[in-house]
RNA sequence: GAUGACUUAACUCAAUUGGCAGAGUGCUAUCCUGAUACGGUAGUGGUUAAAGGUUCGAGUCCUUUAGUCAUCA
Numbered sequence: 001g002a003u004g005a006c007u008u009a010a011c012u013c014a015a016u017u018g019g020c021a022g023a024g025u026g027c028u029a030u031c032c033u034g035a036u037a038c039g040g041u042a043g044u045g046g047u048u049a050a051a052g053g054u055u056c057g058a059g060u061c062c063u064u065u066a067g068u069c070a071u072c073a
Stems, first nucleotide, its partner, number of pairs: 001072007010025004019056001026044006049065005
């Protein structure tokens, strides 16, 4: 330098060929216990990497940029 993949909650990951953004872990409160932990219940959480475009409607499609990784030179 070229090509490809990935980027979603604090972390690990889903989201069905474009139609209400979710789970587990974590964190907070509470119940349980002699007590911490474990376990139960409730809650807390997001500019879906950034900008633009297409569409009635975009995490999903298109373009550009940034970052990470891989391959080739």
This is a predicted structure of a 73-nucleotide RNA (transfer RNA) from Ferruginibacter sp. Taxonomically the source falls in Ferruginibacter (Bacteria, Bacteroidota, Chitinophagia, Chitinophagaceae). Rfam family: tRNA. The family's RNA type in Rfam is transfer RNA. Rfam's curators write: Transfer RNA (tRNA) molecules are approximately 80 nucleotides in length.